This is a predicted structure of a 71-nucleotide RNA (transfer RNA) from a Microcaldota archaeon. It matches the Rfam family "tRNA". Gene Ontology term of the family: triplet codon-amino acid adaptor activity. Rfam classes the family as a transfer RNA. The sequence is in RNAcentral, with records from ENA. NCBI's taxonomy places the organism under Archaea, Nanobdellati, Microcaldota.
Formats: sequence, C1' cells, structure tokens
RNA sequence: GGGGUCAUGGUAUAAUGGCAUUACGGCAGGCUCCAGACCUGCAGAUCGGAGUUCGAUUCUCCGCGACCCCA
Repeated sequence: GGGGUCAUGGUAUAAUGGCAUUACGGCAGGCUCCAGACCUGCAGAUCGGAGUUCGAUUCUCCGCGACCCCA
C1' cells in the first nucleotide's frame, strides 16, 4: 500500500427495512432473624458523519478503531 471480517446497555449476545432480544451484572420489592438462593418489577445500548427510503441496527459512501490475509 491492497483485500476481508467486525463494531449494539457495565459484560456477552439476537435482530436481512417496521416499537432493539436475551443472559449475567446493577437497583427496588417479596421471601428470610440477617445474608445467600429463589420469585416479581425497574433502569440501562445500535462507533462518528453523510446518502437512499414513508421508515435504517439492517442498504450505499467516507472516516476512527479492533482482528486476519497479501505485498
């Protein structure tokens, strides 16, 4: 220098154009003498910018970053 894959709550993940899923973790309540376990509920995320579209996590382009391959 060229090519490929990836980027989503604190962590790990699902979502092929239509209210962003689940688990762990956190918080609150229940249970308990207390704690843990268990049960119920709540909060919390789409890397940045532009474009296409009625509508973008998703499609296109540019950029930052991570990993891999070639030179």